Predicted 3D model of a 111-nucleotide RNA (Guanidine-I riboswitch aptamer) from Pacificoceanicola onchidii. Of the family's consensus pairs, 100% are formed in the model. Model confidence (mean pLDDT): 86 of 100.

RNA sequence: GGGCAGGGUGCUUAGGGUUCCGUUGUCUUUUCAAGGCAGGUCUGGUCCGAGAAGCGCCACCGGCCCGGCAAAUUCCGGGAAGGCACACGGCGGGGCAAAAUCCCGGGAGGU
Numbered sequence: 001g002g003g004c005a006g007g008g009u010g011c012u013u014a015g016g017g018u019u020c021c022g023u024u025g026u027c028u029u030u031u032c033a034a035g036g037c038a039g040g041u042c043u044g045g046u047c048c049g050a051g052a053a054g055c056g057c058c059a060c061c062g063g064c065c066c067g068g069c070a071a072a073u074u075c076c077g078g079g080a081a082g083g084c085a086c087a088c089g090g091c092g093g094g095g096c097a098a099a100a101u102c103c104c105g106g107g108a109g110g111u
Base pairs, nucleotide, nucleotide: 007058008057009056010055011054012053015048016047020045021044022042023039024038025037026036027035028034060083061082064079065078066077067076068075086106088109092104093103094102
């Protein structure tokens, strides 16, 4: 300097906005109900949601044990335990109603 890899997914949380619900204000009304308009600098419910957050499942890896078949370190299947490290990160763009630690992206860049 180059290459290969650092897997997938479910639930949840940090976080996110405002389609719906709720809520606040206001108008239509004597009042109520229903409705219109405005507010996410409205705590919330629905909703979105992490590579660098949590828990789990699957996959993968190396060993041990068991079964099958004429045979097994080799093929097929199963079991219990284990491994699965590290990770600073823009601007800008994308989509959903809109935004985001979502996606572009373990990117650009940095060490």